[in-house]
RNA sequence: CAGUUAUCAAGAGUGUGCUGAGGGGCCGGCCCUGUGAAGCCUGCCAACCUACCGGGUUACCGGCAAGGUGGAAAGUCCGUCAGACGAAAGUCUGAAAGAUGAUGC
Numbered sequence: 001c002a003g004u005u006a007u008c009a010a011g012a013g014u015g016u017g018c019u020g021a022g023g024g025g026c027c028g029g030c031c032c033u034g035u036g037a038a039g040c041c042u043g044c045c046a047a048c049c050u051a052c053c054g055g056g057u058u059a060c061c062g063g064c065a066a067g068g069u070g071g072a073a074a075g076u077c078c079g080u081c082a083g084a085c086g087a088a089a090g091u092c093u094g095a096a097a098g099a100u101g102a103u104g105c
Base pairs, nucleotide, nucleotide: 001104003103004102005101006100007099008098013042015041017040018039022032023031024030027079028078029077044071045070048068049067050066052063053062054061055060076097080095081094082093083092084091085090
C1' cells in the first nucleotide's frame, strides 16, 4: 500500500505509580475527561500467530498462556445503502465503511 481471509453483543485496575489536557479513526452528532484525557510503567483480559500438551476421519477439535500482536466507557457509542417485517416508533438480515490478527505486494 491496499489484495485475500477470519473475527468484531463476551471479557479485563477503586494501582495513594509517573505525567498533565485531551480522547472516543475522519466528518456530523452524542458523550468521556483535573473525582485526571492521551501516553509511559505495572497488574489484568482474550486466545489471532509461534512454541508446547492431548485427540483426530490430517479438514480440524480441545487445552496451556512462555513468546509476537491485540484489547480494557457507551454494540464497531450512533449515522450510510439494500431487502424483509411494522400503522408508526422501530426490529432483523445483508452490504459498505472501520478495527484487529494471519498472509500478500
Predicted 3D model of a 105-nucleotide RNA (SAM riboswitch aptamer (S box leader)) from a Chloroflexota bacterium. The organism belongs to Chloroflexota, within Bacteria. It was read from a public genome assembly, where an Rfam model found it. The prediction has a mean pLDDT of 82.